Small-subunit ribosomal RNA, 5' domain from a bacterium, 472 nucleotides, folded computationally.
Context: one part of a larger RNA
């Protein structure tokens, strides 16, 4: 000198674009953040009907999106390869979609419970469930054969369903190489290393088990300990390098703590289930309920970090044939000079060089064209009015939010901070008297202090200026 997710002090006019819990992955009141489909199904309610509403069964979604960085030194990440594998929705192609059955929720009746909720009997439907048939390009095969499928809705044309092959994209697994500290960690390892067989998986594999062998790793640092999410990138620097990993993007991991599986194409699942633990809440004391590392907000700790806002109009996502519904993703507004950029705080003229203030060798000098005064302008401001575009659909309808334009008024609403001994741009006077104090370093102050305090001038930067912390 540059930089920062900064903080502190003094000061503070506006706009645009960004950015804002870095500490306690500490605890959380309240509201909202994941639903949707009646064109799968039977009911109940309202209604004359058309139609509408409600919970339930069923389907799809909820594994995305959003958040955090605790753990992890590891195939976690980056890069380059590999294959023994899988895939709901979407696209292409081919074939099929036959027959039958048993239940159950809702509902009705009864019972238990403070509640959460539970239970008995009866009734009913389906694209829910079960069985049979059929069988090809599917699977297995001793090549003879054996085995496995489907669902309808509506009413005239579509949407589905089943099987197979391919695509797209996504994922699983494996490998080479690369990127922390420490030897005041030197030996580590029994499923350990390899083989055979079996099991398991979508799939390879000690992944698991039995048996057999005795291996495997390590000074090119094993094992241990400490620290840490990785990358694209960011800062600085002429570069080499050094430091960092906020916002945005990709990947990984996590969801009070520890463990487990279920459902499903996909989870071992943040707003699902079960168990345990701690904490908190309700209770009729028998028993229940909860998980903000979603958006706001609150307490706490801290030098320190925002609104319990508006809207689904746009972009995107889920469901739906669609209309549409949902969406704290997102689009916006609010708060903070936290940062960057831009603009303004007036312009021109104006000397008898006013007054005041400071200074003086008392003549004067400085502040200083500065002010006053005159003329002008209106960025900004205030008031009123208009209002495009963001919108893409066929008429119609649909904008949360903001730009912009016109008129009027009137210099009106708007300057500070730090420094002034040298480094280092800028000095005089007074006060103080090794005191009070200053200070980044050298140092200054003990009676003439350009270094402390004040005034005046001057210098630097400017809606900021300084200080502190950290990096180059």
């Nucleotide at each position: 000198g540059g930089a920062u997710g900064a903080a502190c002090g003094c000061u503070g006019g506006c706009g645009g674009c960004g950015u804002g819990g870095a500490u306690a992955a500490g605890g959380c009141a309240u509201g909202c953040a994941a639903g949707u489909c009646a064109a799968a199904c039977g009911g109940c309610c309202c209604g004359c009907a058309a139609g509408g509403g409600c919970a339930g069964u069923g389907g799809c979604a909820a594994a995305c999106g959003a958040g955090g960085u605790a753990g992890u030194a590891a195939c976690a990440c980056g890069u380059a390869g590999g294959u023994a594998c899988g895939c709901a929705c979407c696209c292409c192609a081919a074939a099929g979609u036959c027959a039958a059955g048993a239940a159950u929720a809702a509902c009705u009746a009864g019972c238990c419970g403070a509640a959460a909720g539970g239970u008995u009997a009866g009734c009913u439907a389906a694209u829910a469930c079960u069985u049979g048939a059929u069988a090809g390009u599917c699977u297995c095969u001793u090549c003879g054969g054996a085995g496995u499928a489907a669902a309808g809705a509506u009413u005239u044309a579509u949407c589905g369903c089943u099987u197979u092959g391919g695509g797209a994209g996504c994922g699983g697994c494996c490998u080479g190489c690369g990127g922390g500290a420490u030897a005041u960690c030197a030996g580590c390892u029994a499923g350990u290393u390899g083989g055979u067989a079996a099991g398991g998986u979508a799939a390879u594999g000690g992944c698991u088990u039995a048996c057999c062998a005795a291996g495997g790793c390590a000074a090119u640092g094993a094992c241990g300990u400490c620290u840490a999410g990785g990358g694209g990138g960011a800062g600085u620097g002429a570069g080499a390098g050094c430091u960092c990993g906020a916002u945005c993007c990709c990947c990984a991991c996590c969801g009070a703590u520890g463990g487990a599986a279920c459902u499903g194409a996909g989870a071992c699942a943040c707003g699902g289930u079960c168990c345990a633990u701690a904490c908190a809440c309700c209770u009729a004391c028998g028993g229940g309920u909860g998980g903000c590392c979603g958006c706001a907000g609150u307490c706490g700790a801290g030098a320190a970090u925002c609104u319990u806002c508006c809207g689904c109009a746009a972009u995107g996502g889920g469901c739906g044939a669609a209309a549409g519904c949902c969406u704290g993703a997102c689009g916006g507004a609010g708060c903070g000079a936290c940062g960057c950029c831009g603009c303004g705080u007036g312009a021109u003229g104006g000397a008898u060089g006013a007054a005041g203030u400071c200074u003086u060798u008392c003549g004067g000098g400085a502040u200083g064209u500065a002010a006053a005064c005159a003329u002008c302008u209106u960025u900004u401001g205030u008031a009123c009015g208009c209002g495009a575009g963001a919108a893409a659909g066929u008429u119609a309808u649909u904008g949360a939010u903001c730009a912009g334009c016109g008129u009027a008024c009137g210099a009106a609403u708007a300057a500070g901070g730090g420094g002034u001994u040298g480094c280092u741009a800028a000095a005089c006077u007074c006060g103080u008297g090794c005191c009070a104090g200053c200070a980044g370093c050298a140092g200054c102050g003990g009676u003439a202090a350009u270094a402390c305090g004040a005034g005046u001038g001057c210098c630097c930067c400017a809606a900021g200026c300084g200080u502190u912390a950290u990096c180059c």
The full RNA is in RNAcentral, with records from ENA and SILVA. It matches the Rfam family "Bacterial small subunit ribosomal RNA". Rfam links the family to the GO terms ribosome and structural constituent of ribosome.